[in-house]
RNA sequence: CGAGGGGACCGGACGGUCGCUGGCCUGCCCACUGGGCAGACGAGAGGAAAGUCCGGGCUCCGCAGGACAGGGUGGUCGGUAACGCCGACCGGCCGUGAGGCCAGGGAAAGUGCCACAGAAAGCAAACCGCCUCGCGCGGCCCCACCGGGAAUCGCGCGCGGUAAGGGUGAAACGGUGAGGUAAGAGCUCACCAGCAGUCGAGGCGACUCGACUGGCUCGGCAAACCCCACCCGGAGCAAAGCCAAGCAGGGAGCAGGCGGACCGGUAGCGGUCCGCCGCGGGCCGGUCCGGCCCGCGAUCGACUCCCGGGUCGGCCGCUUGAGGCGUCGAGCAAUCGGCGCCCUAGAUAAAUGACCGUCCGCUGCAGAAUGGCACCCGUGCCAGCCCGCAGCGACAGAACCCGGCUUACAGGUCCCCUCGGUCU
Numbered sequence: 001c002g003a004g005g006g007g008a009c010c011g012g013a014c015g016g017u018c019g020c021u022g023g024c025c026u027g028c029c030c031a032c033u034g035g036g037c038a039g040a041c042g043a044g045a046g047g048a049a050a051g052u053c054c055g056g057g058c059u060c061c062g063c064a065g066g067a068c069a070g071g072g073u074g075g076u077c078g079g080u081a082a083c084g085c086c087g088a089c090c091g092g093c094c095g096u097g098a099g100g101c102c103a104g105g106g107a108a109a110g111u112g113c114c115a116c117a118g119a120a121a122g123c124a125a126a127c128c129g130c131c132u133c134g135c136g137c138g139g140c141c142c143c144a145c146c147g148g149g150a151a152u153c154g155c156g157c158g159c160g161g162u163a164a165g166g167g168u169g170a171a172a173c174g175g176u177g178a179g180g181u182a183a184g185a186g187c188u189c190a191c192c193a194g195c196a197g198u199c200g201a202g203g204c205g206a207c208u209c210g211a212c213u214g215g216c217u218c219g220g221c222a223a224a225c226c227c228c229a230c231c232c233g234g235a236g237c238a239a240a241g242c243c244a245a246g247c248a249g250g251g252a253g254c255a256g257g258c259g260g261a262c263c264g265g266u267a268g269c270g271g272u273c274c275g276c277c278g279c280g281g282g283c284c285g286g287u288c289c290g291g292c293c294c295g296c297g298a299u300c301g302a303c304u305c306c307c308g309g310g311u312c313g314g315c316c317g318c319u320u321g322a323g324g325c326g327u328c329g330a331g332c333a334a335u336c337g338g339c340g341c342c343c344u345a346g347a348u349a350a351a352u353g354a355c356c357g358u359c360c361g362c363u364g365c366a367g368a369a370u371g372g373c374a375c376c377c378g379u380g381c382c383a384g385c386c387c388g389c390a391g392c393g394a395c396a397g398a399a400c401c402c403g404g405c406u407u408a409c410a411g412g413u414c415c416c417c418u419c420g421g422u423c424u
Stems, first nucleotide, its partner, number of pairs: 001420010012359007020044002023041001025039006046395001050406002053404005058236004065289004070232005075089005090104001091102004105227002110225002112221003127166002129162003133158006140149003174192006193217001195214008241315003249307005256277009278296007323342008360393006370383006
């Protein structure tokens, strides 16, 4: 000097004029749990406020259980209120590297898929090829012919052996070398990789390293169904609570006996209460069990469903928090603890805006002290202080509040690390 990797921060500044919303204080007024006006003080969007993907706080159901189904996560150990998040480490992959990525348990529990090509893609298989044997033909030798012959060569066919060589493919049943074989093959051996077992060492652990033994060695996909381990009530601030105001209800649904006591009655019988069993409805996210509540003289009532009407006003929830900042300590870190300081929007059709001036940053044009390179020595190219002109200034707006993740972002600053080149 160039090219990269990781992290943090800012994202317009200042001044003036006018305007908006909340809070606290003071004064005045009113129809006084409050409202209106004026003044002073002080505050007023984000790192993502976005997506609504996760986890919670909070509110209600509600006193609240078990199983199944359903859903979620998936290495280990920590952090956290919790998480599917964060940190460190392990393993695998990518990169020269700093670093980055991983839906990272199980494929001999079962089912399923792997197109095309290829003989064959889950327990096999033979397209080309190699080899033994058999048959036939030719060559070779003997013979004048017919014919015969041992060894060997070539071609064709057939039975058998083979999976080392070649081919196909993303992937073909370990690799290299030697021996062995009719030809071959872990068939045998040496070394290596993998797998299984045993032992030792290190680590909280996932795992790592080493030694010995052994059969030789049986793909991939589970972000395929599935199996295993762990986790999970529901609904949501339009939750909930209070005040004021107002109306109009109608229809449908379903379920009983026994015993005792008391009362009424001439009697049949009727009524009330208690107990037991049973039935109907509702609640617990779905189903079952279980529990709880309501009802059981069927007019009714609890409850459920359908149709219809009224209120769509105000207050509150509403901002002090798993809060922020600084510092010290512990820890590799995430984070935690101590001490000190601070209060930093609460709107409700939705407030923080408009204009002007100066500056800042970026882009382009012109110009340019100066520097570098090339060469035809005077040109060309590149960079470039100050000054001037023009344009631009990102992504984007709280709505109960937090912790994360994901996505968007013009431009700028700082820190650490890696690689390459040059000079000293």